c-di-GMP-I-GGC riboswitch aptamer from a Pseudomonadota bacterium, 80 nucleotides, folded computationally.

RNA sequence: UCUGCCAAGGGCAAACUCGUCGCGAGGCGAGCACGCAAAACCACCGGUCCGUCCGCGUACGGACAGCGGGGUUGCCGCGA
Numbered sequence: 001u002c003u004g005c006c007a008a009g010g011g012c013a014a015a016c017u018c019g020u021c022g023c024g025a026g027g028c029g030a031g032c033a034c035g036c037a038a039a040a041c042c043a044c045c046g047g048u049c050c051g052u053c054c055g056c057g058u059a060c061g062g063a064c065a066g067c068g069g070g071g072u073u074g075c076c077g078c079g080a
Stems, first nucleotide, its partner, number of pairs: 001080002003077002011036002016031006034066001040072003044069003047064006053057001
């Protein structure tokens, strides 16, 4: 560096429920445990979703990193 069939010690936490913030997508906290070896971080590309409008668009502003790609960092190990 590649890799994840095994093990150990750990980590994260979907849906749903409650609280809270937001017009909304959704965020945050608690419970829970579907899953995850990057389910850690970054909206750069694509995508999906939300809002706005003389303008309905090849527009503007926003959300999702647990949709895919890309970038940065990184634990353990049967192994190569």
Its mean pLDDT, the model's own confidence on a scale to 100, is 89.